[in-house]
RNA sequence: CUAUCUAUAGCGGGAGAGUUUAUUGGCUGAAAAGCUGGCAACACCGAAGGAGCAACCACCCCGGAAACUCUCAGGUAACAGGGACCGCUAAAGACAA
Repeated sequence: CUAUCUAUAGCGGGAGAGUUUAUUGGCUGAAAAGCUGGCAACACCGAAGGAGCAACCACCCCGGAAACUCUCAGGUAACAGGGACCGCUAAAGACAA
């Protein structure tokens, strides 16, 4: 110096599942109805987080470990937001050949 690793920041990409039922408040409307907020019920999704088991790793002790599983949490028209993970950039640290 470079590959690589760690976490951070910025940019880009980024899935799934209810425009459910009932009720209530507000707004628009002649009405029907529509929009929006709240509570409740049932149904559903897994890729924030969390938990569990496992191949495997480690082992004196303590254990570590998934995109699998669960669904506590979160989420379920579009928009918005969130989003594991992936790519690029930046600077910082560690560190081979």
A computed fold for a 97-nucleotide RNA from a Hyphomicrobiales bacterium, annotated as Glycine riboswitch aptamer. Its mean pLDDT, the model's own confidence on a scale to 100, is 80.